Context: one part of a larger RNA
């Protein structure tokens, strides 16, 4: 040194999953009644994790459910529990201390005060309890709100850079990223001073239009609407004109289960509370017209629905063989509106948990229907009144915008009109036509998302798949902003190796468990690497 033969180290590779990742559906706000998220208790032994909170793995009350049970966590002590626990669901009850933290000061999750009132005490004094921030708003001894939080979604506001243009400045990146500030279960947007080109009829969102009009150092890019074709549909209210207190709150008493309604009283309110009205224009006037009748909101009641515990559920454990085990082979039955699935000593439609069908509720929510309160109401016609002001519009300047022919905003400067009035119709003025009616306000549905829930996958299987299948935002590192992991598997069943012998123990023989030691450094156990034998050189 080659080859092989036993080991041993080693952790791959196979199976395998308790946990991810992706869709879809569902559902979707919380908080001064103190959150959300935290420190600190809290077990008979208690050190993390789970849960609770001084009533502390717990306390009541219904309702479900049945033989066990004291979490993870299988030990030791000790107890529950058929007078129905433990568990499952709904509802309270408690609920330290810090945190919007709010009697006051800290940031040591501590520290210390005022009023009121309770106990104990002669008394000081000492326990407890309830109040004591701050803005705002009101009809103010006082009430009421509002502060924070929330995974991603939404509008508002402020708003880059790198980086492309093969440098760069306009311009892209991009209103992106970042911060700020608000909402809600969705937000935002909306019932035409719109768009068309002879009609069309709010708004979101798809899919076309269409990378088309356009826009740009006409470079790099950049980038729409009308139309059409789906989805979902839904309108409404002021301000004025006429009226002129007819109104509206509180508190008292009265009637009613209640909505509500009748009186006293105090107060809001002529700087107008109510009644009309609102572009299909309206009010005023004149005329006709009307209700045992129709709508709207609202209170009681309410079949019934659907949710949150759960009920019920066919049909072999038959004969042999093999094995440790029978679910497997062989022979002969049955059930299926049920042969979806998991378990169970190896593959079970007929063990078991479930599937299919069929069923259930004290409390809560939704609801046809029924009765009751309150409240409204239609056409014409005259042409007197009324229809949003530093807005409309011009102009310069800036930003946005495909807007070129200026699309929204803005900022200075001027600054109207009154319904025969006023916007728009893509140069600009003027005329026809056309077509809306600004300068107030609400408003479901289709649309976003996805921290939570449920389900499913020609998704990954522990260097995969979340950073985390295990203490995971934890160990550990950084002054600090921040970084940021590893680690799964014993067996069907602890039957986790009792007894003997060496040892000072580790262990190490014999003996036993077990179907195998699979021996806990535990499933399978490549390979590199190390020993030792053999056998050739």
């Nucleotide at each position: 040194c080659u080859a092989u033969u036993a080991g041993g180290u080693g952790a791959a590779u196979g199976g395998c999953u308790a946990g991810g990742c992706u869709c879809c559906a569902g559902a979707a706000c919380u908080g001064a009644a103190g959150a959300a998220g935290g420190a600190c208790g809290u077990g008979g032994c208690a050190a993390g994790c789970u849960g609770c909170g001084a009533u502390a793995a717990g306390c009541u009350u219904c309702g479900g459910g049945u033989a066990u049970c004291c979490g993870c966590a299988c030990g030791c002590a000790g107890g529950a529990u058929a007078a129905g626990a433990u568990c499952c669901g709904a509802a309270g009850a408690u609920u330290u201390c810090c945190u919007a933290a709010u009697g006051a000061g800290a940031c040591u999750u501590c520290u210390u005060g005022g009023u009121u009132c309770u106990u104990a005490g002669u008394a000081a004094u000492a326990a407890g309890a309830a109040u004591c921030a701050c803005u705002c708003g009101c009809a103010u001894u006082g009430c009421g709100a509002g502060a924070g939080g929330g995974a991603a979604c939404u509008c508002c506001g402020u708003g880059a850079a790198u980086u492309g243009a093969a440098a760069c400045a306009u311009c892209u990146u991009a209103g992106u990223a970042a911060c700020g500030g608000a909402a809600g279960g969705a937000a935002a947007a909306g019932a035409a001073a719109u768009c068309u080109a002879u009609g069309a009829g709010a708004u979101a969102c798809c899919g076309u239009u269409a990378g088309u009009a356009a826009c740009g150092g006409c470079g790099a890019g950049c980038g729409a609407a009308a139309g059409c074709g789906g989805u979902a549909u839904a309108g409404g209210g002021c301000a004025a004109a006429c009226u002129g207190a007819a109104u509206c709150u509180g508190c008292c008493a009265g009637a009613g289960u209640a909505a509500u309604u009748u009186g006293g009283u105090a107060g809001a309110c002529a700087u107008g509370u109510g009644g009309u009205g609102u572009u299909u224009g309206g009010a005023a006037c004149u005329g006709c017209g009307u209700a045992u009748a129709u709508u709207a909101u609202c209170c009681u009641u309410g079949a019934u629905u659907a949710c949150a515990a759960g009920u019920c559920g066919a049909a072999g454990u038959c004969g042999g063989c093999u094995g440790g085990a029978a679910c497997g082979c062989c022979g002969u039955a049955c059930c299926u509106u049920a042969g979806a699935g998991g378990g169970u000593g190896a593959u079970a439609g007929u063990c078991c948990c479930g599937u299919a069908a069929a069923c259930a509720a004290a409390a809560g929510a939704a609801a046809a229907g029924a009765g009751g309160a309150u409240a409204a109401u239609g056409c014409a016609g005259u042409u007197u009144c009324c229809a949003g002001a530093g807005u409309a519009u011009a102009c310069g300047g800036c930003g946005u915008u495909g807007a070129u022919a200026u699309u929204c905003g803005u900022c200075g400067u001027a600054g109207a009109a009154a319904g025969u009035g006023g916007g728009u119709g893509g140069c600009a003025a003027c005329g026809a036509c056309a077509u809306c009616u600004a300068a107030c306000c609400c408003u479901a549905a289709a649309u976003a998302u996805u921290c939570c829930u449920g389900g499913a996958g020609a998704c990954c299987g522990a260097u995969a798949g979340c950073a985390a299948a295990u203490u995971a935002g934890u160990a550990c590192u950084g002054u600090u902003a921040a970084g940021g992991a590893a680690u799964g598997c014993u067996g069907a069943a602890a039957a986790g190796g009792a007894u003997c012998c060496a040892g000072a123990a580790a262990u190490g023989g014999a003996u036993g468990u077990u179907a195998a030691a699979a021996g806990a450094a535990c499933c399978u156990g490549a390979a590199a690497c190390c020993u030792a034998g053999u056998a050739g050189u």
The part of an RNA shown here (large-subunit ribosomal RNA, domain I) has 537 nucleotides and comes from a Candidatus Nanoarchaeia archaeon. The prediction has a mean pLDDT of 81. The full RNA is in RNAcentral, with records from ENA.